A computed fold for a 138-nucleotide RNA from Jiangella asiatica, annotated as FMN riboswitch aptamer (RFN element).
[in-house]
RNA sequence: ACGCGUGCUCCGGGGUCGGUGAAAGUCCGAACCGGCGGUGACAGUCCGCGACCCGGCCGUCGUCAUCACGAGGCGUCCGGUUGACCCGGUGGAACUCCGGGACCGACGGUGAAAGUCCGGAUGGGAGGAAGCACGCGC
Numbered sequence: 001a002c003g004c005g006u007g008c009u010c011c012g013g014g015g016u017c018g019g020u021g022a023a024a025g026u027c028c029g030a031a032c033c034g035g036c037g038g039u040g041a042c043a044g045u046c047c048g049c050g051a052c053c054c055g056g057c058c059g060u061c062g063u064c065a066u067c068a069c070g071a072g073g074c075g076u077c078c079g080g081u082u083g084a085c086c087c088g089g090u091g092g093a094a095c096u097c098c099g100g101g102a103c104c105g106a107c108g109g110u111g112a113a114a115g116u117c118c119g120g121a122u123g124g125g126a127g128g129a130a131g132c133a134c135g136c137g138c
Stems, first nucleotide, its partner, number of pairs: 002137008010128001016030004031116002033105002035049004044103002053080004058075004063071002085101005107119003
């Protein structure tokens, strides 16, 4: 130097103005935002992943409860669910580029209904553009 393994660091954006109203960052009008990998050419809407949500085996807990059974929390893994795009142009090739017009966005909370406010979250994480540490091999 290279390969493999483990650990640490890093790793999500968006509400400005007006209207109605007793009250709306939630309704109406104009807006704003788009994780990760793949894909003969660049993707919120093609394929897949993650997280959230539901369930299960196993393990664990200084919580609750019991004669015992148990409930709940946390963790690995497994399974389930999980939204949305068309037309034209260029081109060898594009639902990914250009032009045009559309559409989607969990759960709980909030004098009025939320992708954008508050919250779980100073959390988790796909992943790797990168750095560091340790171990093994060579």

It matches the Rfam family "FMN riboswitch aptamer (RFN element)". Its family is annotated with FMN binding in the Gene Ontology. The coordinates come from a structure-prediction model, not an experiment, and the mean pLDDT is 78.